[in-house]
A computed fold for a 399-nucleotide RNA from a Pseudomonadota bacterium, annotated as Bacterial RNase P class A.

RNA sequence: CAAGCCGGCCGGGCGAUCGCUGCCUGGAAAGCCCAGGCUUUUGCCGCGAGGCUCCAGGGAGAGGAAAGUCCGGGCUCCACAGGACACGGUGAUGGGUAACACCCACCGUCCGAAAGGAUCGGGAAAGUGCCACAGAAAAUAUACCGCCCUGUAGCAGUAACCCAUUGCUUCAGGGUAAGGGUGAAAAGGUGCGGUAAGAGCGCACCGCGGCUCGGGUGACCGGGCUGGCAGGGCAAACCCCACCGGGAGCAAGACCAAAUAUGAGAGCAGGGCUGGUCCGGCCCGCUACGACUCUCGGGUAGGUCGCUCGAUCUGCCGGGCAACCGGCAGGCUAGAUAAAUGAUCGCCGCCGUACCUUCGGGUACGGAACAGAACCCGGCUUACAGGCCGACUUGCGGA
Numbered sequence: 001c002a003a004g005c006c007g008g009c010c011g012g013g014c015g016a017u018c019g020c021u022g023c024c025u026g027g028a029a030a031g032c033c034c035a036g037g038c039u040u041u042u043g044c045c046g047c048g049a050g051g052c053u054c055c056a057g058g059g060a061g062a063g064g065a066a067a068g069u070c071c072g073g074g075c076u077c078c079a080c081a082g083g084a085c086a087c088g089g090u091g092a093u094g095g096g097u098a099a100c101a102c103c104c105a106c107c108g109u110c111c112g113a114a115a116g117g118a119u120c121g122g123g124a125a126a127g128u129g130c131c132a133c134a135g136a137a138a139a140u141a142u143a144c145c146g147c148c149c150u151g152u153a154g155c156a157g158u159a160a161c162c163c164a165u166u167g168c169u170u171c172a173g174g175g176u177a178a179g180g181g182u183g184a185a186a187a188g189g190u191g192c193g194g195u196a197a198g199a200g201c202g203c204a205c206c207g208c209g210g211c212u213c214g215g216g217u218g219a220c221c222g223g224g225c226u227g228g229c230a231g232g233g234c235a236a237a238c239c240c241c242a243c244c245g246g247g248a249g250c251a252a253g254a255c256c257a258a259a260u261a262u263g264a265g266a267g268c269a270g271g272g273c274u275g276g277u278c279c280g281g282c283c284c285g286c287u288a289c290g291a292c293u294c295u296c297g298g299g300u301a302g303g304u305c306g307c308u309c310g311a312u313c314u315g316c317c318g319g320g321c322a323a324c325c326g327g328c329a330g331g332c333u334a335g336a337u338a339a340a341u342g343a344u345c346g347c348c349g350c351c352g353u354a355c356c357u358u359c360g361g362g363u364a365c366g367g368a369a370c371a372g373a374a375c376c377c378g379g380c381u382u383a384c385a386g387g388c389c390g391a392c393u394u395g396c397g398g399a
Base pairs, nucleotide, nucleotide: 001395002394003393004392006390007389008388009387010386012348013347014346015345016344017343018342020061021060023058024057025056026055027054028053031052032051033050036045037044038043063370067381068380070379071378072377073376074375075249076248077247078246087245088244089243090242091241093105094104095103096102107121108119109118110117111116122240123239127238128237129234130233131232144180145179146176147175148174149173150172151171153169154168155167156166157165158164188206189205190204191203192202193201207229208227209226210225211224212223213222214221215220253305254304255303256302263296264295265294266293267292275284312331313330314329315328316327317326318325319324350367351366352365353364354363355362356361
């Protein structure tokens, strides 16, 4: 330098003007609410603590994923003797953590020349089940082509005939699992010996099982001895084993509390009923109903809290291979509720195109992603224009 591979980081900058949502400070001529005061009531006052409104100033204001809502927790309410079953989840080992299906380290297997990458990684010898098509056979093994042996028959050669023998062919019987062929997968693999041909039939190496030694916390790795070798795959099929799991979610939940309607109680006048009188009126007594006024209760609209100080952030130091943990110092970093965090302009930076160029650059035009907090946090996944930094591998070149 090129190709590759892995990780970390950024996600335009500065300024002006006009806006939006909280917070802080100061002010207010008038107005509203109101603590409170006066009054027999209606009502009146309210200098003033405070709030609303208004004015001025200050300061803050989206993300690396705020997203998907997939997993795990905090928090809140409800439920709950204990155990088992059912259901769901997780699944090599060691560690991290509040917890996890996450992360780190390591192991096994597979891929890559390497750096590295992938991994839903317990049990197939508890049982059940499945393995399409093709193929002889898909798991009690079996035999299509082939190979080999024996027999019979025929043909041919050995100059003629018989015998014998050799070759080929048909049929019958038998051996075999080397080779071919099928398949995603074929009953350990390769080689030598052996054999009629073959075959763990014998042997060597590899693989596998058993025993054992050494290393490692462990998964596991390495060595030795031994057994000719036993049952192929699928558990993201049922199932078995081990471990884990109460439900709902901030529209959780708590508080304040209109108008209208409703429930309970009290009060007041009126009406009605009954009795007394012949009737009306009047008087007395009793009862219930409706309206009105007041008080109380529940709930709705609305409002307040929950709400952002927290497994928090930054820096340094220490422990650890790392994930992560600890100590010290400093910081406060959106809290809206139909939902604010914006718009315009200028300069600079970045990218592209065109033109000019003294090759240093300049000018003009255009472009700049994915995306938008809603209780909070840890992860995972997905989307993303453009850019920066670092580790490592291989190749080439130079000193």

The coordinates come from a structure-prediction model, not an experiment, and the mean pLDDT is 75. The organism belongs to Pseudomonadota, within Bacteria. It matches the Rfam family "Bacterial RNase P class A". From the family's description: Ribonuclease P (RNase P) is a ubiquitous endoribonuclease, found in archaea, bacteria and eukarya as well as chloroplasts and mitochondria.